[in-house]
RNA sequence: GCCCUCAUAGUCUAAGGGUUAGGACGCUGGCCUCUCACGCCGGUAAUAGGGGUUCGAAUCCCCUUGGGGGUA
Numbered sequence: 001g002c003c004c005u006c007a008u009a010g011u012c013u014a015a016g017g018g019u020u021a022g023g024a025c026g027c028u029g030g031c032c033u034c035u036c037a038c039g040c041c042g043g044u045a046a047u048a049g050g051g052g053u054u055c056g057a058a059u060c061c062c063c064u065u066g067g068g069g070g071u072a
Base pairs, nucleotide, nucleotide: 001071002070003069004068005067006066007065010025011024012023013022018055026044027043028042029041030040031039048064049063050062051061052060
């Protein structure tokens, strides 16, 4: 250089073009307890960046950025 692949909350992870973008951990409020822990209920925060296709894009296409792998 070329090819493949990945990028979603602080972390891990789901989402066959129509979801309020879901779950777990974390953080946080409450309940429980003499207190803490456990347990229960609630809240919190995310689609790497730009452009395109489409009535509609996290999802399809292109470019860029970054990670991983392959190739001489």

Transfer RNA from a Clostridia bacterium, 72 nucleotides, folded computationally. It matches the Rfam family "tRNA".